The RNA shown here (transfer RNA) has 69 nucleotides and comes from a marine eukaryotic metagenome. The RNAcentral record of the sequence draws on MGnify.
RNA sequence: CGAUGUAGCUCAGUUGGUUAGAGCGUCGGAUUCAUAUCCCGAAGGUCGGCAGUUCAACUCUGCCCAUCG
Repeated sequence: CGAUGUAGCUCAGUUGGUUAGAGCGUCGGAUUCAUAUCCCGAAGGUCGGCAGUUCAACUCUGCCCAUCG
C1' cells in the first nucleotide's frame, strides 16, 4: 500500500429503503426393532469497533483493531 471481516463453521447479499439469508453443524419431532440416511420444525446475528453523512447505513466516509498478501 492492497484485499478481507455478516449465525458455531464456510460464504452470499445490497447503484443506501420497508422482516438479514443459504449450505453444513446443533436441538426437537417424525420414521425405524435400533442406528444412520431422508423428511418437518426450531434456536442461534448488537453485519469487527468507535464516530460522521442521511428521513433512513450491513451497504457511503474517516480513524482504529484483526487476518492475508
It matches the Rfam family "tRNA". The family's RNA type in Rfam is transfer RNA. Its family is annotated with triplet codon-amino acid adaptor activity in the Gene Ontology.